Small-subunit ribosomal RNA, 3' major domain from an uncultured bacterium, 461 nucleotides, folded computationally. Rfam family: Bacterial small subunit ribosomal RNA. Its family is annotated with structural constituent of ribosome and ribosome in the Gene Ontology. The coordinates come from a structure-prediction model, not an experiment, and the mean pLDDT is 83.
Context: one part of a larger RNA
RNA sequence: UGACGGGGGCCCGCACAAGCAGUGGAGUAUGUGGUUUAAUUCGACGCAACGCGAAGAACCUUACCAGGUCUUGACAUCGGAUGCAUAGCCCGGAAAUGGGUGAAGUCUUCGGACAUCCAGACAGGUGGUGCAUGGUUGUCGUCAGCUCGUGUCGUGAGAUGUUGGGUUAAGUCCCGCAACGAGCGCAACCCUUACUGAUAGUUACUACGCAAGAGGACUCUAUCGGGACUGCCGUUGACAAAACGGAGGAAGGCGGGGAUGACGUCAAAUCAUCAUGCCCUUUAUGACCUGGGCUACACACGUACUACAAUGGCCGUUAACAAAGGGGACCGAAGGAGCGAUCCGGAGGAAAUCCGUGAAAAACGGUCUCAGUUCGGAUUGCAGGCUGCAACCCGCCUGCAUGAAGUCGGAAUUGCUAGUAAUCGCGGAUCAGCAUGCCGCGGUGAAUACGUUCCCGGGCC
Numbered sequence: 001u002g003a004c005g006g007g008g009g010c011c012c013g014c015a016c017a018a019g020c021a022g023u024g025g026a027g028u029a030u031g032u033g034g035u036u037u038a039a040u041u042c043g044a045c046g047c048a049a050c051g052c053g054a055a056g057a058a059c060c061u062u063a064c065c066a067g068g069u070c071u072u073g074a075c076a077u078c079g080g081a082u083g084c085a086u087a088g089c090c091c092g093g094a095a096a097u098g099g100g101u102g103a104a105g106u107c108u109u110c111g112g113a114c115a116u117c118c119a120g121a122c123a124g125g126u127g128g129u130g131c132a133u134g135g136u137u138g139u140c141g142u143c144a145g146c147u148c149g150u151g152u153c154g155u156g157a158g159a160u161g162u163u164g165g166g167u168u169a170a171g172u173c174c175c176g177c178a179a180c181g182a183g184c185g186c187a188a189c190c191c192u193u194a195c196u197g198a199u200a201g202u203u204a205c206u207a208c209g210c211a212a213g214a215g216g217a218c219u220c221u222a223u224c225g226g227g228a229c230u231g232c233c234g235u236u237g238a239c240a241a242a243a244c245g246g247a248g249g250a251a252g253g254c255g256g257g258g259a260u261g262a263c264g265u266c267a268a269a270u271c272a273u274c275a276u277g278c279c280c281u282u283u284a285u286g287a288c289c290u291g292g293g294c295u296a297c298a299c300a301c302g303u304a305c306u307a308c309a310a311u312g313g314c315c316g317u318u319a320a321c322a323a324a325g326g327g328g329a330c331c332g333a334a335g336g337a338g339c340g341a342u343c344c345g346g347a348g349g350a351a352a353u354c355c356g357u358g359a360a361a362a363a364c365g366g367u368c369u370c371a372g373u374u375c376g377g378a379u380u381g382c383a384g385g386c387u388g389c390a391a392c393c394c395g396c397c398u399g400c401a402u403g404a405a406g407u408c409g410g411a412a413u414u415g416c417u418a419g420u421a422a423u424c425g426c427g428g429a430u431c432a433g434c435a436u437g438c439c440g441c442g443g444u445g446a447a448u449a450c451g452u453u454c455c456c457g458g459g460c461c
Base pairs, nucleotide, nucleotide: 008461009460010459011458012457013456015452016451019416020415021414022413023412026306027305028304029303030302031301032300033299034297035296042053043052064292065291066290067289068288069287070286073122077121078120079118080117081116082115083114088101089100090099091098092097106113107112124281125280127279128278129277133275134274135270136269137268138266140264145184146183147182148181149180150179151160152159153158164175165174166173190258191257192256193255195226196225197224198223199222200221201220205215206214208213229252232246233245234244235243236242308409312368313367314366315365316364317363326355327354330349331348335344336343337342375406380401381400382399383398384397385396386395422444423443424442425441426440427439428438
């Protein structure tokens, strides 16, 4: 000077408390440990690993295993030779590939491109080291801090400034002061949302009578502006900063949300995104193929989904009412077939035009009457559909049948302060196919906060 203290003071945070809904019990999905295995590829391990890398493992992916193969090589550059190689067809093979046959014929700046063969320089490595590194990322933490120049003080390490009195979300601002200034952070500038003006309007909209036509009012779209600044009033305060109340206002004291992450900490994570030093390997730790595995299963843990029901289940009616995003190897309407998944069909649409698309919960009516049930849907059987060379290992969906556990969950523990929690559906990325995950979107829409003694984390003295 820091760090630490079951030392003190001050302050903050869904940290506790007050509430609401959960997890921990059940079934399933998924990740991990363990075990097993020829292999179950590798990494991630308190918070900050465990629906994580993976925005999608049937083959591929794929890095793992078994078997079959290759050795200048699957990929790059260089030298020499040749003009063939190749497609197609036949035979062998699980394929990689081997043998046979073998058409047409390319561009040219005449150097070559391209292909095959030969030779070696070399290629290759998801092999090791994240404790050799770059880059990127997590975390404390969107916490309010971290520093510098000059001056002053101290023998010096250092201190001061940055402490003090108030105040703030904030080292935010004011006052004081041997300090005076400055930088990185805070805030603001950016995006979005809430109100409004002008301008522009087609594919949007419609006061005119459906349409056509027409119009720019309204809705909406999108560009530029306005608007909120403690600006005004009152009280408190130190005549300050500011706080509290009020007016006006669509919005009030940071209006809501996002992006934005200081100096640093954890030899934190990543050599498997990529790059890279060194080491190792070179007829193999490289490369190709087929099949298998990553999907195993006495068990343990994490994260989710579905439930245990009557604030409910089922059936019907009312074309009830969204937002956001997507569409050309794509979205696919009308019409028709099927109980259905789906199929036939192919209009329209590179989309404010067409399509998916009539959102669901809600409302109204009926039924069930507290049961392991008309709850719950696991599991299993049969029959089908779709994608795809191919659904046995190992996909998704439909119908019929089957109808398991489960009656609200021990100790313990999580999230959330408002359009939030809870609940309801919709879309997208990945993607041939596959979503209870992830990322978004809107609908309905609460309860509670006395307070800071205590638990946890953090800031200042």